[in-house]
RNA sequence: GAUAAAGGCAAAUCCGCCGUGAGGCGGAGGCGCAAAGCCUACGGGCCUCUCCCCUAGAGAGGUAGCCAGGCUACCGAA
Numbered sequence: 001g002a003u004a005a006a007g008g009c010a011a012a013u014c015c016g017c018c019g020u021g022a023g024g025c026g027g028a029g030g031c032g033c034a035a036a037g038c039c040u041a042c043g044g045g046c047c048u049c050u051c052c053c054c055u056a057g058a059g060a061g062g063u064a065g066c067c068a069g070g071c072u073a074c075c076g077a078a
Stems, first nucleotide, its partner, number of pairs: 001075001008033002013028006031065001037071004043067002045063007
C1' cells in the first nucleotide's frame, strides 16, 4: 500500500455438537480484512452468569473481526 501478481483468512446466516449464558468447535457460506498470522483479557472498552439488591460493588466467565500493545510474514507500482 496499487483497478498489480501469487496466495491467505473468513462476517452475517443455515445445519450439527458443547455451554445457564455471553460464546466456542466442525461443515456450508462470504461481509469484509495488508497482518482478520501468532501472543497479550494483569492496557482500555463491551458482553454473560452468580452474590447483593436502595445505591454501589464483589467474584467467575466471554469477546483479540471493538480499539490498543508485542513478535513474525508474501509482493513491490507511486
c-di-GMP-I riboswitch aptamer from uncultured Rubrobacter sp., 78 nucleotides, folded computationally. Lineage of the source: Bacteria > Actinomycetota > Rubrobacterales > Rubrobacteraceae > Rubrobacter. Of the family's consensus pairs, 95% are formed in the model. The sequence is in RNAcentral, with records from MGnify.